[in-house]
RNA sequence: AGAGUUUGAUCCUGGCUCAGGAUGAACGCUAGCUACAGGCUUAACACAUGCAAGUCGAGGGGCAGCAUUAUCAAAGCUUGCUUUGAAAGAUGGCGACCGGCGCACGGGUGAGUAACGCGUAUCCAACCUACCCUCCAGCAGGGGGUAGCCCGUAGAAAUGCGGAUUAAUACCCUAUGCGGUCGUUUUGUGGCAUCAUGUUACGACCAAAGACUCGUCGCUGGCGGAUGGGGAUGCGUAUGAUUAGGUAGUAGGCGGGGUAACGGCCCACCUAGCCGUCGAUCAUUAGGGGUUCUGAGAGGAAGGUCCCCCACACUGGUACUGAGACACGGACCAGACUCCUACGGGAGGCAGCAGUGAGGAAUAUUGGUCAAUGGGCGGAAGCCUGAACCAGCCAAGUAGCGUGCAGGAUGACGGCCCUACGGGUUGUAAACUGCUUUUAUGCGGGGAUAAACGACGGCACGCGUGCCGUUUUGCAGGUACCGCAUGAAUAAGGACCGGCUAAUUCCGUGCCAGCAGCCGCGGUAAUACGGAAGGUCCGGGCGUUAUCCGGAUUUAUUGGGUUUAAAGGGAGCGUAGGCCGGAUGCUAAGCGUGCCGUGAAAUGCAUGUGCUCAACAUAUGCACUGCGGCGCGAACUGGUGUUCUUGAGUGCGCUGAAAGUGGGCGGAAUUCGUGGUGUAGCGGUGAAAUGCUUAGAUAUCACGAGGAACUCCGAUUGCGAAGGCAGCUCGCUGUAGCGUAACUGACGCUGAUGCUCGAAAGCGCGGGUAUCGAACAGGAUUAGAUACCCUGGUAGUCCGCGCGGUAAACGAUGGAUGCCCGCUGUUUGCCAUUAUGGUAAGCGGCCAAGCGAAAGCGUUAAGCAUCCCACCUGGGGAGUACGCCGGCAACGGUGAAACUCAAAGGAAUUGACGGGGGCCCGCACAAGCGGAGGAACAUGUGGUUUAAUUCGAUGAUACGCGAGGAACCUUAUCCGGGCUUGAACUGCAGGAGAACGAUUCAGAGAUGAUGAGGUCCUUCGGGACUCCUGUGGAGGUGCUGCAUGGUUGUCGUCAGCUCGUGCCGUGAGGUGUCGGCUUAAGUGCCAUAACGAGCGCAACCCUUGCGCGUAGUUGCCAUCAGGUUAUGCUGGGCACUCUGCGCGGACUGCCACCGCAAGGUGUGAGGAAGGUGGGGAUGACGUCAAAUCAGCACGGCCCUUACGUCCGGGGCUACACACGUGUUACAAUGGGUGGUACAGAGAGCCGGCCGCAUGCAAAUGCGGUCCAAUCCUUAAAGCCGUCCUCAGUUCGGAUUGGGGUCUGCAACCCGACCCCAUGAAGCUGGAUUCGCUAGUAAUUGCGCAUCAGCCAUGGCGCGGUGAAUACGUUCCCGGGCCUUGCACACACCGCCCGUCA
Repeated sequence: AGAGUUUGAUCCUGGCUCAGGAUGAACGCUAGCUACAGGCUUAACACAUGCAAGUCGAGGGGCAGCAUUAUCAAAGCUUGCUUUGAAAGAUGGCGACCGGCGCACGGGUGAGUAACGCGUAUCCAACCUACCCUCCAGCAGGGGGUAGCCCGUAGAAAUGCGGAUUAAUACCCUAUGCGGUCGUUUUGUGGCAUCAUGUUACGACCAAAGACUCGUCGCUGGCGGAUGGGGAUGCGUAUGAUUAGGUAGUAGGCGGGGUAACGGCCCACCUAGCCGUCGAUCAUUAGGGGUUCUGAGAGGAAGGUCCCCCACACUGGUACUGAGACACGGACCAGACUCCUACGGGAGGCAGCAGUGAGGAAUAUUGGUCAAUGGGCGGAAGCCUGAACCAGCCAAGUAGCGUGCAGGAUGACGGCCCUACGGGUUGUAAACUGCUUUUAUGCGGGGAUAAACGACGGCACGCGUGCCGUUUUGCAGGUACCGCAUGAAUAAGGACCGGCUAAUUCCGUGCCAGCAGCCGCGGUAAUACGGAAGGUCCGGGCGUUAUCCGGAUUUAUUGGGUUUAAAGGGAGCGUAGGCCGGAUGCUAAGCGUGCCGUGAAAUGCAUGUGCUCAACAUAUGCACUGCGGCGCGAACUGGUGUUCUUGAGUGCGCUGAAAGUGGGCGGAAUUCGUGGUGUAGCGGUGAAAUGCUUAGAUAUCACGAGGAACUCCGAUUGCGAAGGCAGCUCGCUGUAGCGUAACUGACGCUGAUGCUCGAAAGCGCGGGUAUCGAACAGGAUUAGAUACCCUGGUAGUCCGCGCGGUAAACGAUGGAUGCCCGCUGUUUGCCAUUAUGGUAAGCGGCCAAGCGAAAGCGUUAAGCAUCCCACCUGGGGAGUACGCCGGCAACGGUGAAACUCAAAGGAAUUGACGGGGGCCCGCACAAGCGGAGGAACAUGUGGUUUAAUUCGAUGAUACGCGAGGAACCUUAUCCGGGCUUGAACUGCAGGAGAACGAUUCAGAGAUGAUGAGGUCCUUCGGGACUCCUGUGGAGGUGCUGCAUGGUUGUCGUCAGCUCGUGCCGUGAGGUGUCGGCUUAAGUGCCAUAACGAGCGCAACCCUUGCGCGUAGUUGCCAUCAGGUUAUGCUGGGCACUCUGCGCGGACUGCCACCGCAAGGUGUGAGGAAGGUGGGGAUGACGUCAAAUCAGCACGGCCCUUACGUCCGGGGCUACACACGUGUUACAAUGGGUGGUACAGAGAGCCGGCCGCAUGCAAAUGCGGUCCAAUCCUUAAAGCCGUCCUCAGUUCGGAUUGGGGUCUGCAACCCGACCCCAUGAAGCUGGAUUCGCUAGUAAUUGCGCAUCAGCCAUGGCGCGGUGAAUACGUUCCCGGGCCUUGCACACACCGCCCGUCA
């Protein structure tokens, strides 16, 4: 000293929370010792028992008990002893009694008290004070009773009553009066107003007690002292105004009473005051201070222990005694409660020390001693003392000590996790070796110090006091302390480890159990839960809870704010209050300084000293920031006097305005009325309808009525305090500006309470009512429509009088004054005159500095300063409730709490989004062509079914998808039968054997049994291979694609996505990448606080289109030759075609026009190709926790005679249904049939084909050919004929029957193909929807992969024939850039409000 938490991120505002210290604490876990402090915070609740105040015989009468003494009696007897009894106050003493002193101290508690209670300062000229001290003066003479004791008597008791007798330092009378008090009188001094204090004379009243050991203690009166008290006053001392008025002894006076004393303290009379917004009264809370805790301080909080003061003693009241009480362990009365009782009456008061019950989270022993300190009594010895000193209990605090120290590595074992498998960690830790002995235990020493008093003796000695000697006294305690012995021996835990906050891993759990101070963890890989290991912090303690201060500048005096975060009153006038211009004199209240008094001690700080140290104790000094007093000073503030003019005001002159108010007047328009013209609609809307209209509307003309508002001018205009103010004109009222400098001379500013004004709507009464128009009615819209739209329409809107008092009453910005750069527009005045002039006051715009969180403000401040007022202190609850005030009401003003959240909020940033805007693109729409959706079938999916119908893919981006081939296999699924180191792979150890295995038997098969045969290599150690046993691995299409790699889809082949440096911004971030033009393109050019660069675009690559060069076999055949029915068939050739390779070619290069350029345009030229020539490959940063653990790989979890593996069979092919993708059709641009023409690409020996034969065919048999530019290799549509003639057909081919072929171990579930027969639906398809812009769509065949075969109509390729249309970008969908709004950021499939459950 700060930190966490609002956001995607940022800055700010703002609350919440944490880290620190503290406690009379409590709870949890743990616990060795010592010292010093502390210990009912709750029930001022109730209390059993014991103790806490007595003492004096040197005041007294006495003698109950004890002891002594002498006497008497009795008994025992040892004949003078013991015991018992009696009597004697004679002695020591002494219960009870009279008397004295004390009991008013000490000790406890904090209920009450908001007060002169407390603190501090001052005063008493208005007072008292026992015991103590000094001084003065005294102590004379008498008297009568009474307690006790005795007798009697009442009562259960407590307690009385009557009679007799008696004493005192008890009581009373008289005397004396140094003197005191009072009255009168005389005369001084002093002060503070009343006065105080002396002096003279006279008068009245007033004292006493004795005791003994005989020199002491007492007694009386008085002046003083000291101590202790009483009273008065200033200042300070809690909250609430949702408590604003209180008070009749109340305030004062005169006179009395009372008191120690003043006083309405009390009383009679008189007056009507007194207190209060500077907070009376009332309510609530509370003992106050020294001090304690915290804080840098200022402050804030507290008042336990110790000290001072106060108050109280079961509750309330009262007095008595006394020097002192209205009395804790006294009295009386009343009350509540408890106890005793013979029922008639009595007793009691722990907030003393212990202790008990109760309450409570919670607080100790019914201990010891008067040895010390102190108190009471006493002459003293002494007695009493739960005050006090000690001990006991309690980690409840502070301080100190210890639980060992050194060495010791194979870095042991074990644990735990990690690992590169070597090791690392726990950890020198342990074991082990050596050493030490505080503490502990035992033994011994140590009457430690605290002790001096007292008594006796002596000395200095007049009393008295002091000193010396002897002697007595210690509870704690045989304690502290010291010595010796033993032996590491007797002694370590608690919390925490996600961030804040020092310290991390594994296992378990699986939004469960739980944690949590805040943020937040936990839904299968939790550093946050529980355990463990390790670590961190503190340590005889550690954590938790509670409370206080701090951090919090988060109540801001120090030290905050109010445009938008909470916060300026709606505005003015003005009372109290606060603040206030220049000069000068005086004063000294504030202020400064010096001194004096006080500020108790303790506490605090500093320095010493004493306990072994420390805590602790103690000494000295300082501090105690305060209050009071006496001086000095005079700048500033204040007070007071004089003066000034610039603040303020007045006068005079000029000027301005939608300022207010009361009259008068005006035209246009709406509506209505009357009349005319005129005819069928008008009106209204997105479209309509309600409504009006042939009874004549709307339209139009004329006249009339009435009310309300004032077009243009008109503006960032003007005026007003604000609200607000607009036709013209007149009266009245107010006001501003400028000029002048005549007058006053600070007369000023602000302004709580108060008063006034205050839009619209509203309210009361009375008018008025043209328009508009809440409510209401009707028509529409709609799922509904108590709305938006339409037709009507009441209150109201207008006027007068009154009420009300609120608005986003806003510049969301209170008023006043001064100061501080500029530019520009405008209104009004003045000066000056032509200058783009000066000056003043307003109204605006843009900026410097500065300010601000930023946006912004910026001489009209939100700048720099001063003064005054108002207001704010997290969000919600709530401007609500209650109370009060106002109002006719509506309602307004004032204005909480419980509870709840960790945020709520401001400004700005980046995105995403908008049924916001601008620009642009895409088969996106439009323009076209052909389809899908209807039918049948094929295929995939959902659903259903099933023993199983294995699994995955699910909007676009799943659904002829994984699967480019499910009859068995595949296969993962189901049923059944088997195996368990296992079907496959492999290490080690042991054993056996070549391996292999025809055949036969059982079985559905796997498998088991049988077993002809077979005998490997070798360096002779063994090895290869197989089987068995054991062991370590195995195996898993089991789970998690939300743990992953890799791969893929999609946005999207969209034009974007970023970086470095610089610059701007507090920052997130921006700039660059924006703007203009251009492009398919962030493509390029220009501009430019940016300059460059990267990933994307483009290009480079493949293919196709043209040409050239080169090379010619399997290709080709122009020329030459041969041959054939024919054919490049053969020789030959490489010109052509073609093929392979390599080059060239296209670049807006040229021309014209437009343009700054980039570039664009063109029936342009040239060219095979023209503006990216066509197609492909190529997919930026990223998004969708997108898809895939079942292609593969892989972390974790799970199974291990099974979730592994083998086999047989079934299933993946099911079928009321729904959807997707396709095929074939519905026909004549067609179908059947005959003839005939033209491709490209690709595969092929377990193969492709050809020829011949057979068969109607699928196919079969025989022969042949091709390992391929050689063979396969005839394409189909087309073209030329012919039949069909519009129909469920010579269309369509499903379905079904029969018969076959082929593949294969096997076509039942469940294959394809052929032939014959059968001949279903379907006649162009609803809403809706898909593809395509050219060699494209459409149409037509051919090939390939997989493959034994094939459910292929699928997928991937190839060529043939070959169109139509695009005006255009308003709209739908998707996308890009800029901009704007935003309360969204999981980002509009968002957020969020209300109702219901």
RNAcentral holds the sequence, with entries from Greengenes.
This is a predicted structure of a 1397-nucleotide RNA (small-subunit ribosomal RNA) from an uncultured bacterium.